Bacterial RNase P class A from uncultured Alcanivorax sp., 444 nucleotides, folded computationally.
Taxonomically the source falls in Alcanivorax (Bacteria, Pseudomonadota, Gammaproteobacteria, Oceanospirillales).
The sequence was found by an Rfam model in a public genome assembly.
Its Rfam family is "Bacterial RNase P class A". Rfam links the family to the GO terms tRNA processing, ribonuclease P activity and dimeric ribonuclease P complex. By type it is a ribozyme.
The coordinates come from a structure-prediction model, not an experiment, and the mean pLDDT is 77.
RNA sequence: UGAAGGGGUCAGACAGCCGCUCCGCUGCCGUUGGCAACGGGGAGGAAAGUCCGGGCUCCACAGGGCAGGGUGCCAGGUAACACCUGGGGGCGCGGCUGGCGACGGCCGCGUCACGGAAAGUGCCGCAGAAAAUAUACCGCCCAGCACCUAAUUUCUCGGUGCCGAGCGGCUCAUUCCGGAAUCCCGGGAACGCGGGUUUUUCGAUUGAGGCGUCUUCGCAUCGAAAAAUUAGGUGCUGGGUAAGGGUGAAAAGGUGCGGUAAGAGCGCACCGCGCUUGCGGUAACGCAAGUGGCAGGGCAAACCCCACCCGGAGCAAGACCAAAUAGGGAUCCAUGGGCGUGGCCCGCGCCGGAUCCGGGUAGGUCGCUUGAGGCCUGUGGCGACACAGGUCCCAGAUGAAUGGCUGUCCACGACAGAACCCGGCUUAUCGACCGCUUCACCCC
Numbered sequence: 001u002g003a004a005g006g007g008g009u010c011a012g013a014c015a016g017c018c019g020c021u022c023c024g025c026u027g028c029c030g031u032u033g034g035c036a037a038c039g040g041g042g043a044g045g046a047a048a049g050u051c052c053g054g055g056c057u058c059c060a061c062a063g064g065g066c067a068g069g070g071u072g073c074c075a076g077g078u079a080a081c082a083c084c085u086g087g088g089g090g091c092g093c094g095g096c097u098g099g100c101g102a103c104g105g106c107c108g109c110g111u112c113a114c115g116g117a118a119a120g121u122g123c124c125g126c127a128g129a130a131a132a133u134a135u136a137c138c139g140c141c142c143a144g145c146a147c148c149u150a151a152u153u154u155c156u157c158g159g160u161g162c163c164g165a166g167c168g169g170c171u172c173a174u175u176c177c178g179g180a181a182u183c184c185c186g187g188g189a190a191c192g193c194g195g196g197u198u199u200u201u202c203g204a205u206u207g208a209g210g211c212g213u214c215u216u217c218g219c220a221u222c223g224a225a226a227a228a229u230u231a232g233g234u235g236c237u238g239g240g241u242a243a244g245g246g247u248g249a250a251a252a253g254g255u256g257c258g259g260u261a262a263g264a265g266c267g268c269a270c271c272g273c274g275c276u277u278g279c280g281g282u283a284a285c286g287c288a289a290g291u292g293g294c295a296g297g298g299c300a301a302a303c304c305c306c307a308c309c310c311g312g313a314g315c316a317a318g319a320c321c322a323a324a325u326a327g328g329g330a331u332c333c334a335u336g337g338g339c340g341u342g343g344c345c346c347g348c349g350c351c352g353g354a355u356c357c358g359g360g361u362a363g364g365u366c367g368c369u370u371g372a373g374g375c376c377u378g379u380g381g382c383g384a385c386a387c388a389g390g391u392c393c394c395a396g397a398u399g400a401a402u403g404g405c406u407g408u409c410c411a412c413g414a415c416a417g418a419a420c421c422c423g424g425c426u427u428a429u430c431g432a433c434c435g436c437u438u439c440a441c442c443c444c
Stems, first nucleotide, its partner, number of pairs: 001440005007434004012409007020042005026036004044415001048426002051424005056314004068310005073087005088114001089112010115305002120303002122299003137245002139241016156224007164217002166213003170209004175204001177203004183196004187191001253271006272294001273292008318366004328357006337351005373392008410413001
């Protein structure tokens, strides 16, 4: 210097002229009054809304309860309050700070109808699985079933390759094997008789070599089908879970670690919460220690419960004076007359006159502005406020005043007008000035 917040003061200014109203005083008059002169006062911070609270007045009232209404953290102020002051607590925001985190600490600002939801009843739209006996949409986990995919294994079949086994030819060898032929011996009537022999030959056995065969087996490889196992996926069913997602203004404590199939106060530590005890404070409440795995959502400006407070109406309250007219009461006069009662008289009642009385209307007076008052100083108190002293009187109308005109000046003037009074709250309001607090920038 500027901005924001909050408090206080003022509410166009000055001059002239003409008015209105109230009070005081003086004079005059036609004297409960009127007129004139002089002096003094004359809308607000909200006079508003009439939303709270009181004073005052009248009415009602033994006391208590019900009904009804109001107030609602604590303490104080006050005549009183739904007001004010101080304090406490909750919530939100900002700054600094501690902690892995949930969250905590300190400071500042704002805000809150701020007793009870563990007395009972009731309500909670939409969304959401579920809004309060808990529950399960997605998700996560376990089991079963079905299907799919992949791998491995087994079995079967097929293709291809391999000649290892087997099988079949071939060659060679083998044999106390068999047949035939040759030769020899023997027997015999007959011989398809017996024995021997060695070269040959045939067959068989066994062995070796080599060839072929994969329409035998085996091996290798490829393919197909089936089954089993394992892993993964999908769907369905049953169960577990409340970590996560999602809905909502709000979701059944939170964070971290452990734990678990997955999870879970399931366990532990901490944070939050409840309870108990101790300490501090008048109190609301706070702090500390211990303890409980955690009570169990929100709404009481829903009923309700608890504590406390409240009688009703209002200045058109209410009181006093009191005209005309009409009506009322009392006393007296007149009882001459009329009417009613009655057959008639008396009597009685009504109609008449005079005086007085009371109520009440118009009207007037009071209530009416000296008051929980303003200002200054001092004292007590953090403060609201209280007390003491001094000082001042500052609208009071009742068809209802507070205004009109002119001139000058400026920053060009908002909201708005008393009606018995006061304390608050709320709302409306052009601006100006003076303190206070916080923040920003600049200079020293």